Predicted 3D model of a 374-nucleotide RNA (Bacterial RNase P class A) from a Candidatus Aminicenantota bacterium. Of the family's consensus pairs, 95% are formed in the model.
This record gives sequence, C1' cells and structure tokens, in this order.
RNA sequence: GGAGUAGGCGAGGUGGUUGCCUCUUCUGAAGAAGGGGAGGAAAGUCCGAACUCCACAGGGCAGGAUGGUCGCUAGCAGCGACUCCGAGCGAUCGGAGGAAAGUGCCGCAGAAACUAGACCGCCCGGUGAGAGAGCAUCGCUUCUUCUCAUAGGGCAAGGGUGAAAGGGUGAGGUAAGAGCUCACCGGCCUGGUGGUGACAGCAGGUGCAUGGCAAACCCCAUCUGGAGCAAGGCCAAAUUGGUCCCGGUUGAGACGGCCCGUCUCGAGGGGCGGGUAGGCCGCUUAUCCCUUUGAGCAAUCAAAGGGUAAGAGGAAUAACCACCCCUGCCCAUCGGCGGCAGGAACAGAAUUCGGCUUACGCCCUGCUCCAGCC
Repeated sequence: GGAGUAGGCGAGGUGGUUGCCUCUUCUGAAGAAGGGGAGGAAAGUCCGAACUCCACAGGGCAGGAUGGUCGCUAGCAGCGACUCCGAGCGAUCGGAGGAAAGUGCCGCAGAAACUAGACCGCCCGGUGAGAGAGCAUCGCUUCUUCUCAUAGGGCAAGGGUGAAAGGGUGAGGUAAGAGCUCACCGGCCUGGUGGUGACAGCAGGUGCAUGGCAAACCCCAUCUGGAGCAAGGCCAAAUUGGUCCCGGUUGAGACGGCCCGUCUCGAGGGGCGGGUAGGCCGCUUAUCCCUUUGAGCAAUCAAAGGGUAAGAGGAAUAACCACCCCUGCCCAUCGGCGGCAGGAACAGAAUUCGGCUUACGCCCUGCUCCAGCC
C1' cells in the first nucleotide's frame, strides 16, 4: 500500500430560552409544576413466534416449505461447530438428499449431446496417375520407397466444436490405435477399524459398467389449519327502521240496517333489543435488556445482582443562544481566552418479540493475509 474478517458508534459535551406529543399531581377554570419522548436498521414485510378470532373426532390424500452431519433455540428458511466438494498464492469465501425407481429436456456450435459419435486426421490392402530407384538405354512396370486421387475397411491416439465428448499420466503393445496389457493416481464393490454422525483412513477385489439437468415432473425424509391489532372485547348517542305495552274522549277500515261490542291499522306516549357515530380497553413488563460468576470449542444454558426504555388520534420527538471539545482554512510570527467555516449519511416508532435481507458514514477499533521498502 492492497485485501479479508470480526465488532463498536451512529455525531460531540454542559447549561439556558422558546415550542410539540404524552403521563402524573395541584387548581373552580385558564393554567402551573414534575416525569418520559425513535433506530441500528424503526425499512423490506422475507421467515418464525406471542396474542386474538374463526375452523377442527380420528386417519388419509392433495397443496406448501425445508434438505450434508451433530448440536443450540419457544420456533424458524435462524445460529454454532464439524464433514465433503469447489474458488483463491493466502487470510478467507461459496455450495450440499436421490439422475443405477420412472417420465421428460439438453438452445448455439459441432461429425456426434445418448441405443453416444467419425468432419479433419492416423493406418491397411485394392485401383488409377506421377516421381524416385532398379533392369537397362528406351522402354519394361519389377519394388525396401514417396506423392496425389478414388471407393472399401480398421481406429478413437491427435486437431477442431462446446458448459460438458464417457477415467487421467507414463510405459508396453499394434498396421495404426484402444484398459488391449501393466505401474501409479482416480472411481466402484466388499470387509473390518476410528468417529454420536456426516465421513476418514486401511486391506482385498474389480479394467471402469453409470454424460448433464430435480429453482423439470417426480421419489425419500421432516414440518405444516385460516386470517390478522383495520385481530378482538366493553360502553354507547341523535335519526330511521324492528319489537312489546298503553292507547279514556278522539282518527281510518272490517263485521252490522242502527247502537253497543269485537277485530285490524294509525296519531300520540312509554319500554326493550341490535347496529352506527363517538368513547374506552387491547397498549406495552417483555419467550426483554445489562453486569458478574460457572458449564461448553462455540451457538447457548444456569445462578446471583441490577434495570424499566414513546405508547397517539395519520401521529409529537424540534428550533435558537452561550461556553467547552474536534476538524479544516486564514491572519500573526513562535506566540494567541485570535478570526471564519463545519460537526454528517441512511432513514422516521403505530400490538409485541426473535431472526434474515437491504440501505448508510471520506466514523472508530481489533485480528489475519499478500506485496514492496528499511
């Protein structure tokens, strides 16, 4: 200097003035006094819960989520430790059931992408042409040879394509090649050893059968009702409607020739109950936080002690001044109670808690790695 990782703080401190929200007390009231008043993410609303209401015999299916092992946790898609694989010189980081149950898919390029395959190339003999050599002297077509063309056969070494081409390296072998054979490495199978386990290493066997994709369907294992504080509960106007009672004189109708009477509907009066407006609760003491000690590699757990920290209604948490502090610049010239400017960013509680993720500061600290110089 660069990089990695773990954590802290979240913007100064003290005092004053003026405001805002909320609670308590006092006062007849206006008001006064006192207490409290944003975050590490309050955010995204992605997981898990508390709490509330609805649903629910039991069992199964469907759907959804998770996915190495062991542990922690109320629980989780969270956390810790470890295992294997991959990336990096390294600190460190990322990934994780099954592709030999079945079905499906594999763009472009390429000869071939799954019953794997043969474009260039390598090899073999045949045919044709040419060269060279030979015989021999201008022809023969004899061959230890070479080149080109052509159809056939063999190969999967080498080239080329691709994310991926069916073990790798070397030797033998072969016409050329090839696990064809051998050694080592890798893989697979079996056994026993160590480990709680993922797994590791050891011994023996086997020339290697089995390309990739499950965030394609699917299979296996585990878990899993729904909605959310606008949950939900209590109190409860005015008006309209409902229902019950009264309804003497009096209104309308039915029965009736008329009266009495009876029935129905009203006006009016009273009661009841439901809902709305509005008010109250839920509401902040929490599976919470801090310190110390102990257990544990750790996550975490236990014990002891201490602490309460906004609870509103669309919603307050602010502004200014003085002094000190920090940073930068200027003057002055080695000293100053000097002057000026600045003290941010992301963001904004709305029932609560545990996680994850994302955003942020030319902030601060520890540890580690790499490179250079002394």

The prediction has a mean pLDDT of 76. A source record names the gene rnpB.